[in-house]
């Protein structure tokens, strides 16, 4: 210098004027929630998608079983998680580093593997081929037919039932042996563990798919702030069914409540409301420091208050500074721009997605120079 | 705001892991028929919302996004 990998941070600052929302006042007017004046404060890193997990509220104090759904290497963190941290294993990359729904297909079972191919999972598969015997023919090289053996060679396929060599054989084959690879099992060592290393034994050589059913382990009651509670205003009931109905959801059990002369509940038609308050923002909150821990994170101490609208406020203009770009007569001057994605609606922790010729740091590879 | 559902030619749809070209109806274009139009016959074009993953193989299974629809005071 070129290419690349990872991480952190930022998403302009200050002031003035006007406009809007919320809150406050020994302020003024007004009979009160109203108006005027003054003051304080007012979007994000994702407020988004609503994909996970919680808090909170109601249903029973949230019960039992089945079903259903979710998660799926190990250890830890956390209120919890499908999140985060550290590690193991596998894969990719020269490397920095990145990715992984990563339990079980080997012994519980079922299913699928199209097309091609002789044969697609069963101790498979003779189409080509190899070999032997018999018969026939022969130009003595062999050819044809029948019978038997063979998984070596070729070919198909995503996948064909370990690889190399030697022996063996009529030809062959883990058929036997040596080495290599895989698997299983036993033992030792290291590790909390996933797992790793070493040694012995067994020819055991076993296909893939569980984001197919399923099995194993763990987790999950349901609904959601339009939850839920209070106040105010308004209204009109009629008819039919009816012994069970509801909490309770897919089912069963169990518990509780209401009801069966005083009629629960359901259906049809009809009538009324379209307002206010609480929930609502002080919280698993933010910043700094200390200690423990590799880290995620936790303990302790100090400081801070940081939107609460309800059809939904948060905008515009100007000045200075900062930043970026361009030009020149280059310690400076002048000009232009100040963007992108987007925008609260109960709150919080994550994930994912969108976004800038942004800034900074660490590292890797190649080249050049010293 | 919260909770659900869906996406295949221009329209309505079939297909639910497997081949030929994702099939069909209506519509559209061309040709034939007719004096002409319609009807009819022949024929052609035309699609899996986008991106990743699982698998030998994805319209189908899974995840993320995009678009559309519905319900709840």
């Nucleotide at each position: 210098c070129a290419g690349g990998u990872c991480a952190a941070c930022c998403g302009g600052g200050c002031g003035a004027u006007c406009g809007c929302g919320u809150c406050c006042c020994u302020g003024g007017c007004a009979a009160u929630u109203g108006c005027c004046g003054g003051g304080a404060u007012g979007a994000g890193g994702a407020a988004a998608g609503u994909c996970c997990g919680c808090a909170c509220u109601c249903c029973a104090c949230a019960g039992g079983g089945c079903a259903c759904g979710g998660u799926g290497c190990u250890g830890g963190c956390u209120a919890a998680c499908a999140g985060c941290c550290a590690g193991g294993c596998g894969g990719g990359g020269u490397a920095a580093c990145c990715c992984g729904a990563c339990g079980g297909a080997a012994a519980a079972g079922u299913g699928c593997c199209a097309c091609a191919g002789a044969g697609a999972a069963g101790u498979a598969g003779a189409g080509u081929g190899c070999c032997c015997g018999c018969a026939g023919c022969u130009u003595c090289g062999g050819c044809u037919g029948c019978g038997a053996g063979c998984g070596a060679g070729g070919g198909u396929g995503a996948a064909a039932c370990g690889g190399u060599g030697c022996g063996g054989u009529a030809a062959g084959a883990g058929c036997g042996c040596a080495c290599c690879g895989g698997c299983g099992u036993c033992g030792c060592u290291g590790g909390u563990g996933a797992c790793a290393g070493c040694g012995g034994c067994g020819g055991c050589c076993a296909g893939g798919c569980a984001a197919a059913c399923c099995c194993c382990a763990c987790c999950g009651g349901g609904a959601g702030c339009a939850a839920g509670g209070c106040c105010a205003a308004g209204c009109a009931g009629a008819c039919g069914c009816g012994a069970g109905a509801g909490a309770c959801g897919g089912c069963c059990c169990g518990u509780c409540u209401c009801g069966u002369u005083u009629g629960a509940g359901c259906g049809u038609c009809g009538g009324g409301u379209a307002g206010g308050c609480c929930g609502c923002u002080u919280g698993a909150c933010c910043c700094c420091g200390u200690c423990g821990g590799u880290a995620a994170c936790g303990u302790c101490g100090g400081g801070g208050c940081u939107a609460g609208a309800u059809a939904g406020a948060u905008g515009a203009u100007c000045g200075c500074c900062g930043c970026u770009c361009c030009g020149c007569a280059u310690g400076g001057c002048g000009g232009a721009g100040u963007g992108a994605c987007a925008g609260a609606a109960u709150g919080c922790g994550g994930c994912u997605u969108a976004u800038g010729u942004g800034u900074u740091g660490a590292c890797c590879u190649g080249g050049u120079u010293a | 705001g919260c909770c659900c559902c869906c996406a295949u030619c221009g329209u309505c749809u079939a297909g639910a892991g497997g081949a030929c070209u994702a099939g069909g109806a209506c519509g559209u274009g061309g040709c034939c028929c007719u004096u002409u139009c319609a009807a009819g016959g022949c024929u052609a074009a035309g699609a899996c919302u986008g991106g990743a993953g699982u698998u030998c193989g994805a319209a189908u299974c899974u995840c993320c996004a995009u678009g559309g629809g519905g319900g709840c005071a």
Molecule: RNase P RNA; transfer RNA
Organism: Ardenticatenia bacterium